About this RNA
The RNA shown here (transfer RNA) has 71 nucleotides and comes from a Candidatus Shapirobacteria bacterium. It matches the Rfam family "tRNA". About the family: Transfer RNA (tRNA) molecules are approximately 80 nucleotides in length. Its family is annotated with triplet codon-amino acid adaptor activity in the Gene Ontology. RNAcentral records the identical sequence in 2 taxa.
[in-house]
RNA sequence: GGGCUCGUAGUUAAACGGUAUAACAUAUCAUUCGCAUUGAUAUAUUAGGGGUUCAAUUCCCCUCGAGUCCA
Repeated sequence: GGGCUCGUAGUUAAACGGUAUAACAUAUCAUUCGCAUUGAUAUAUUAGGGGUUCAAUUCCCCUCGAGUCCA
């Protein structure tokens, strides 16, 4: 320098173009003499910028970042 795969809560991952979801984690409450466990509730997310579309995590382009292959 070129090819390919990928980027979503704090972490790991879902999501036919149509209300972004779950588990763990965190906070509060209940349970306990107390801790742990368990249960309930809450908070929090689409790498950045454009384009297409009534509507974009999803499709297209560029940039940034990660992995991998070739040179």